This is a predicted structure of a 330-nucleotide part of an RNA (large-subunit ribosomal RNA, domain IV) from a Methanosarcinales archaeon.
RNAcentral holds the full RNA, with entries from SILVA.
Its Rfam family is "Archaeal large subunit ribosomal RNA".
The organism belongs to Methanosarcinales, within Archaea.
[in-house]
Context: one part of a larger RNA
RNA sequence: UCCAGUUUAGGGAAAUCGACAAGUUGGCCCCGUUCCUUCGGCAUAAGGGGUCCCUGCGAUCGUAGCUGCAUGGUUGCGAUUACAGGGUGCAAUAACUAGGCGGAUCCGACUGUUUAACAAAAACUUAGCUUCCUGCAAGCCAGUAAUGGUGUGUAUAGGAGGCGAUGCCUGCCCAGUGCCAGUACUUCAAACUCCUUUCCAAGGGAGCUAAGAGCUGGUAAACGGCGGGAAUAACUAUAAUUCUCUUAAGGUAGCGAAAUGCCUUGUCGUUUAAUUGACGACCUGCAUGAAUGGCAUAACGAGAUCCGCGUUGUCCCAAACUGGAAUCCC
Numbered sequence: 001u002c003c004a005g006u007u008u009a010g011g012g013a014a015a016u017c018g019a020c021a022a023g024u025u026g027g028c029c030c031c032g033u034u035c036c037u038u039c040g041g042c043a044u045a046a047g048g049g050g051u052c053c054c055u056g057c058g059a060u061c062g063u064a065g066c067u068g069c070a071u072g073g074u075u076g077c078g079a080u081u082a083c084a085g086g087g088u089g090c091a092a093u094a095a096c097u098a099g100g101c102g103g104a105u106c107c108g109a110c111u112g113u114u115u116a117a118c119a120a121a122a123a124c125u126u127a128g129c130u131u132c133c134u135g136c137a138a139g140c141c142a143g144u145a146a147u148g149g150u151g152u153g154u155a156u157a158g159g160a161g162g163c164g165a166u167g168c169c170u171g172c173c174c175a176g177u178g179c180c181a182g183u184a185c186u187u188c189a190a191a192c193u194c195c196u197u198u199c200c201a202a203g204g205g206a207g208c209u210a211a212g213a214g215c216u217g218g219u220a221a222a223c224g225g226c227g228g229g230a231a232u233a234a235c236u237a238u239a240a241u242u243c244u245c246u247u248a249a250g251g252u253a254g255c256g257a258a259a260u261g262c263c264u265u266g267u268c269g270u271u272u273a274a275u276u277g278a279c280g281a282c283c284u285g286c287a288u289g290a291a292u293g294g295c296a297u298a299a300c301g302a303g304a305u306c307c308g309c310g311u312u313g314u315c316c317c318a319a320a321c322u323g324g325a326a327u328c329c330c
Base pairs, nucleotide, nucleotide: 001325002324003323004322005321006320007319008318010316011315014314019311027051028050029049030048031047036041038165052087053086054085055084056083058081059080060079061078062077063076064075065074066073067072088092100309101308102307103306104305105304106303107301108300112124113123128163129162130161131160132159133158134157139150140149141148142147166296167295168294169293171226172225173224176223177222178219179218180217181216182215185214186213187212192207193206194205195204196203227245228244229243230242231241254288255285266282267281268280269279270278271277
């Protein structure tokens, strides 16, 4: 010096990206427990008291005896337990064992799963919601096929996809790309029919025609998309209103400097002595937005962030000690 520990006066997060680490709390009994809530929870909420030994006096239960008769009374032993007085120690869950707590925001409903060996999460899954295919010799999957799986199942079933508890909801657009349906008509291959340079062959031409395409419709919990410019109210400002260009339709309800906001440390308020933080608002949304789900949400989380209480060698500011490693020698 390093590693693993122990203890530190006064202060108590001033340290640090961040209370990381360490410490606090801890079992059982009694009292007590706001908000919120899906009424189940939250909850061991929080907070407070007790805990060992002796003595006294009760209670309940079991069992046995005595007494009496109206249910009873009483005594012994055993188990559990309430109260009171006293005792020892610094300390009585004395060792081991053994939650720190609270207030908010974001995300994900939850339990669960995951990158064996740098990531455990907001990712995956999930119950639930929803769309599509399928009437069974089905649909989907494996196989060239025979055949097999789903399934010795039958639409309350099987397969494929999306969203992801629950609550309130889920707006407009079918022009594009898909998918589905229809189709008098148009286009359209081979085969077939007919014609064809005297015959044959090859070649050429015409006709007929399936799917497909054209054409006509439907479909967005299909892929996806959801504007611009002017003017206008008796201060100003703003624009319920009007005009105009334009689109398939011009973003509805919600939410909003957000895990999404460039400008940006936006502006205001609260929190601080001081805050690029956090929370609550505002809306001027570079570039929010409704199952690529929107918003809210009790409970839950080794998730992310902010604040407070308690507690501490994280620090002020270091010190001492214990055990090991190493330096050194062999």